Small-subunit ribosomal RNA, central domain from an uncultured prokaryote, 351 nucleotides, folded computationally.

[in-house]
Context: one part of a larger RNA
RNA sequence: CUGGGCGUAAAGGGUGUGUAGGCGGCCGCGCAAGUCUGGUGUGAAAACUUCACCGCUUAACGGGAAGACGUCACUGGAAACUGCGUGGCUGGAGUAUGGUAGAGGUAAGCGGAAUUCCUGGUGUAGCGGUGGAAUGUGUAGAUAUCAGGAAGAACACCGAUGGCGAAGGCAGCUUACUGGGCCAUUACUGACACUGAGGCACGAAAGCGUGGGGAGCGAACGGGAUUAGAUACCCCGGUAGUCCACGCCGUAAACGGUGCAUGCUAGGUGUGAGGGGUAUCGACCCCCCUUGUGCCGGAGCUAACGUAUUAAGCAUGCCGCCUGGGAAGUACGGUCGCAAGAUUGAAACUC
Numbered sequence: 001c002u003g004g005g006c007g008u009a010a011a012g013g014g015u016g017u018g019u020a021g022g023c024g025g026c027c028g029c030g031c032a033a034g035u036c037u038g039g040u041g042u043g044a045a046a047a048c049u050u051c052a053c054c055g056c057u058u059a060a061c062g063g064g065a066a067g068a069c070g071u072c073a074c075u076g077g078a079a080a081c082u083g084c085g086u087g088g089c090u091g092g093a094g095u096a097u098g099g100u101a102g103a104g105g106u107a108a109g110c111g112g113a114a115u116u117c118c119u120g121g122u123g124u125a126g127c128g129g130u131g132g133a134a135u136g137u138g139u140a141g142a143u144a145u146c147a148g149g150a151a152g153a154a155c156a157c158c159g160a161u162g163g164c165g166a167a168g169g170c171a172g173c174u175u176a177c178u179g180g181g182c183c184a185u186u187a188c189u190g191a192c193a194c195u196g197a198g199g200c201a202c203g204a205a206a207g208c209g210u211g212g213g214g215a216g217c218g219a220a221c222g223g224g225a226u227u228a229g230a231u232a233c234c235c236c237g238g239u240a241g242u243c244c245a246c247g248c249c250g251u252a253a254a255c256g257g258u259g260c261a262u263g264c265u266a267g268g269u270g271u272g273a274g275g276g277g278u279a280u281c282g283a284c285c286c287c288c289c290u291u292g293u294g295c296c297g298g299a300g301c302u303a304a305c306g307u308a309u310u311a312a313g314c315a316u317g318c319c320g321c322c323u324g325g326g327a328a329g330u331a332c333g334g335u336c337g338c339a340a341g342a343u344u345g346a347a348a349c350u351c
Base pairs, nucleotide, nucleotide: 004322005321006320007305008304012319014202015201016200017199021195022194025089026088027087028086029085030084031083033082034081035078036077037076038075039074040073041072042070048067049066050065051064053063054062055061092192093189094188095187096186097184098183099182100181104178105177106176107175108174109173110172111155115151116150117149118148119147120146121145122144126137127136163170164169207248208247209246210245211244212243216242217241221237222236223235224234259318260317261316262315263314264313267296268295269294270293271292272291273290274289275288276287277286300307301306324351325350326349333344334343335342336341
């Protein structure tokens, strides 16, 4: 430089925002850099191609002639496409206005059920646990039951193949602040768009630092069982942790194992949100449009499985990534981190 690929075979970056870059709607006018075309110059020779030419009797061979060889230079022209400049447009994009659904986010406050503990009452010999037991707990009165109190964590039913969010994720109730989506109506801006190497921000759980908190659960650890053993599964305990604040870490089967955006391409049936229409006194019902989310299924695609208007179909733009298995996501070096480690990422050798 180029080919083929990335749901499951190797391969989509965890997610967003956005810089450079790449790429970009419709109609005019201009320029002529790219593009196309003519002329002139040059492109040494050899090599290459052609020859009805010449020389060896022919050929091979040698000679000659012509051609070809360029991101070339200068110069004349063309203006469809790309580009540049300029003027306009509204379909892309955005803004305004009016509605609307929602566990979207942050902070503060409040609530009930349950659990454990504490105090008191009733009450007596067990309770607990298991496949069966034992450790454990209880006459210093447990378990059970009633009343009162304290604490922390999580929010049953509603609850759904339901909703919201870029992803991670988000669920008791109320309030304050706040992001986004969708729908309708006209109005406005006038290509402002798409993608996005770096950068920046967010990013479950676990883990780390400082200070709190600690009910339940519970790595480690101790004990009881089981077993040939049992560093396990089961049982009794139980520390970090789980919770809060602030600061790190930056990884996951971060999954739809499917990058983002746009357009096009049979249907059927649910469901969330908004709007409209027929009918009607009105509502239910019925129909339509937009937008989201499921299931089924055709063409097409696919190695098959499957997918199928939420594409893995048909196309375009841009990014990321793959290139036999192991060695290895290792070593070394760099960057980041308090550390744990993360990120970038080989080779020898071997099959």